[in-house]
Context: one part of a larger RNA
RNA sequence: CCCGGCGAGUUACUAGGCCGAGCGAGGUUAAGGGCGGCAUUAACGUGCCGUCCGCAGCCGCAGCGAAAGCGAGUCUGAAAGGGCGAUUAGUUCGACCUAGUAAACCCGAAGCCAAGUGAUCUAACCAUGGCCAGAGUGAAGCGGCGGUAAAACGCCGUGGAGGCUCGAAGUGUUGAAUGUUGAAAAAUUCCUACAUGAGCUGUGGUUAGGGGUGAAAGGCUAAUCGAACUUGGUGAUAGCUGGUUCUCUCCGAAAUAGCUUUAGGGCUAGCGUCCAUUGUUAACCCGCGGGGGUAGAGCACUGGUAGAUGUAGGCUGAGCAACCCUCGGUCCGAAGUCUGUCAAACUCCGAAUACCGCGGCGAAUUGAUGGGCAGUCAGUUCGUGGGGGAUAAGCUCCACGUGCAAGAGGGGAACAACCCAGAACGUCGAUCUAGGUCCCAAAGUGUAUGCUAAGUGGCAAACGUUGUGGAUUUGCUUAAACAGCUAGGAGGUUGGCUUAGAAGCAGCCAUCCUUCAAAGAGUGCGUAACAGCUCACUAGUCUAGCGAAUCUGCGCGGAAAAUGACACGGGGCUCAAGCAUACCACCGCAAUCGCGUCUAUGUCGAGAUCUUCGGAUUUCGGCGUGGGGUAGGAGAGCGUUCGCACCACGGUGAAGGCAUACCGAGAGGAGUGCUGGAGUGGUGUGAAGUGAGGAUGUCGGG
Numbered sequence: 001c002c003c004g005g006c007g008a009g010u011u012a013c014u015a016g017g018c019c020g021a022g023c024g025a026g027g028u029u030a031a032g033g034g035c036g037g038c039a040u041u042a043a044c045g046u047g048c049c050g051u052c053c054g055c056a057g058c059c060g061c062a063g064c065g066a067a068a069g070c071g072a073g074u075c076u077g078a079a080a081g082g083g084c085g086a087u088u089a090g091u092u093c094g095a096c097c098u099a100g101u102a103a104a105c106c107c108g109a110a111g112c113c114a115a116g117u118g119a120u121c122u123a124a125c126c127a128u129g130g131c132c133a134g135a136g137u138g139a140a141g142c143g144g145c146g147g148u149a150a151a152a153c154g155c156c157g158u159g160g161a162g163g164c165u166c167g168a169a170g171u172g173u174u175g176a177a178u179g180u181u182g183a184a185a186a187a188u189u190c191c192u193a194c195a196u197g198a199g200c201u202g203u204g205g206u207u208a209g210g211g212g213u214g215a216a217a218g219g220c221u222a223a224u225c226g227a228a229c230u231u232g233g234u235g236a237u238a239g240c241u242g243g244u245u246c247u248c249u250c251c252g253a254a255a256u257a258g259c260u261u262u263a264g265g266g267c268u269a270g271c272g273u274c275c276a277u278u279g280u281u282a283a284c285c286c287g288c289g290g291g292g293g294u295a296g297a298g299c300a301c302u303g304g305u306a307g308a309u310g311u312a313g314g315c316u317g318a319g320c321a322a323c324c325c326u327c328g329g330u331c332c333g334a335a336g337u338c339u340g341u342c343a344a345a346c347u348c349c350g351a352a353u354a355c356c357g358c359g360g361c362g363a364a365u366u367g368a369u370g371g372g373c374a375g376u377c378a379g380u381u382c383g384u385g386g387g388g389g390a391u392a393a394g395c396u397c398c399a400c401g402u403g404c405a406a407g408a409g410g411g412g413a414a415c416a417a418c419c420c421a422g423a424a425c426g427u428c429g430a431u432c433u434a435g436g437u438c439c440c441a442a443a444g445u446g447u448a449u450g451c452u453a454a455g456u457g458g459c460a461a462a463c464g465u466u467g468u469g470g471a472u473u474u475g476c477u478u479a480a481a482c483a484g485c486u487a488g489g490a491g492g493u494u495g496g497c498u499u500a501g502a503a504g505c506a507g508c509c510a511u512c513c514u515u516c517a518a519a520g521a522g523u524g525c526g527u528a529a530c531a532g533c534u535c536a537c538u539a540g541u542c543u544a545g546c547g548a549a550u551c552u553g554c555g556c557g558g559a560a561a562a563u564g565a566c567a568c569g570g571g572g573c574u575c576a577a578g579c580a581u582a583c584c585a586c587c588g589c590a591a592u593c594g595c596g597u598c599u600a601u602g603u604c605g606a607g608a609u610c611u612u613c614g615g616a617u618u619u620c621g622g623c624g625u626g627g628g629g630u631a632g633g634a635g636a637g638c639g640u641u642c643g644c645a646c647c648a649c650g651g652u653g654a655a656g657g658c659a660u661a662c663c664g665a666g667a668g669g670a671g672u673g674c675u676g677g678a679g680u681g682g683u684g685u686g687a688a689g690u691g692a693g694g695a696u697g698u699c700g701g702g
Base pairs, nucleotide, nucleotide: 001702002701003700004699005698006697011102012101013100014099015098016097017096019094020093021092022091023090026059027058028057032053033052034051035050036049037048038047039046040045063070064069073084074083075082076081105243106242108240112233113232114231115230116229117228123207124206125205126204127203128202129201130200131199132197134166135165136164137162141158142157143156144155145154146153170194171193172192175190176189177188178187209225211221212220213219246637247636248635249634250633251632256269257268258267259266260265270376271375272373273372274371275370276369277368278367285360286359287358288357289356290355296349297347298346302343303342304341305340306339307338308337309336313332314331315329316328317327318326319325379404380403382401383400384399385398386397387396388395409420410419411418424597425596426595427594429593430592431591435587436586437585438571439570440569444584446583447582448581449580450579451578457573463557464556465555467554468553469552470551471550472549473548474547475546476545484541485540486539487538488537490514491513492512495509496508497507520535524533525532598627599626600625601624602623603622604621605620606619607618608617609616610615638691640688641687642686643685644684645683646682647681648680649679656675657674658673659672660671662669663668
């Protein structure tokens, strides 16, 4: 992982609701008992069912008040008034839904407590035993000699100390490799530490769970230790995770607010569903009437801001020896004035929407009220208006709307949230949406006029561009323009100053005059300075257009990313299969229409059954409106096991199994053949250990 079996909303009581049944101003018995039946037993008896008794008790029939008490009223109050009541329907049982209490849908902790069991592992200790090859070093003491006043002390011997040294046994385990479904639930190999000691070790014994023991690591206490193991309390608790088993039909959410030791949980409200009541109330739209301070705008207030003006003031000159005096200058320059402008916390103004009220319209699966049952409290994309952030985020927080969630189909290459469009079923019919029509691939190699040359199309900015199309303005031009070519481009003068030098061309100042067709006290290069080249300017030659600018269409550069072309879905495309404009045709969805069918519901008609004659239930037909759906609500069914009643089948073959082209909208149900070898089915009704693919489910098998 697969196959088969088992495997999860149960039961009791109490309470509320709904449906049904009985009785009804009443309803009902409980414990217990009588009688009858059934089961069981040898019998006694016990259990179950039915029925009758049992009038304790409970609910209802009257309330109000703290109470005495009064009573359709009562309490309060001086009263007026006010509060709570009064115009009667309940009660018992049963099915179902839900809640509470119980394990309460099922499985799942880590844990807590109690009583016990453990020191054959290991820790420490006690008792009694055992063990440590060999080698080295050479303490004290002692002896001798030296030495001293005597000592101390020195030397040589002797001696054999030591948590001494080396190193087997023994004990440990430093590093590495191997091993890692191991040879082994901690080892093997090599290296390595201690090895007369706080040494190692055998046997017997002691200490026990908040306890022991611990040269202390929270170590060890039987492969278990920050509190052992076993059993019990125990089905602990789990706001957490997982799982929760047949079918069809109708409706159909939420991811928000408030509060919460609350934030992944709850409660109430909001939003769903079902029932009852009400009976035009709802939405949309129209008309009328409202309040507002947003968008915009504005500068009248509060503030900001650019320029102008230039008052006071500052600065400064002169008059004066001096000044707080007088007369000037105009550089700065408050307030003010003029022009221009900005604001979420500015407003002289001020919409569209939205919201509220009234009236009309509006008849539908609308609204409202009461009640039963929920689920939801992690949301998210996109568009729009904003806050936070960086006018970042597939970011975050609000608001309004759309979708997804819970929505299939078509388009977007693929792609919850974008575009089109809301799927009951069938149809080899039709019309279209978004989007498309060269091939992949349904439909135009469509028509007309232009543009693009970049494969732009088929990623991107500032900025750059004598790419190219369109529109406009303006200048020069047959009195010859623009470009090219030929020639000239001179004199005073090397202007003055500066400088070592400065001659058109380092720098400063000035920038005149003359000759001329024209020529700057010089545009650039150049020299140390000159020289030289060149330009402006002029003439000739040539010949018809030549410049400048603005707006705009499509392009070009700017342009670097990691496997390989890969930044059109691909092929491929250039008067296009690209872009722009206009037009025609076609394709294209589960959209829409046609035809047929199913189903829910409203209404109308007809029939049947029941009837308290009001109506109720049901069948068929016509017309209308519907049928995407998660959580969830409501309804209708299928099937399994067992009981009761009735009816059937079965050795001429029951159940079960295998096969099968039948029936039903589905869960499912038949028929037939083979197998099998003894029970089974149908109808009605009742009761449940009632439906399996999932739970790291569980048992068996593979």
The prediction has a mean pLDDT of 85. Predicted 3D model of a 702-nucleotide part of an RNA (large-subunit ribosomal RNA, domain II) from a Pseudomonadota bacterium. Its Rfam family is "Bacterial large subunit ribosomal RNA". Gene Ontology terms of the family: ribosome and structural constituent of ribosome. The RNAcentral record of the full RNA draws on ENA.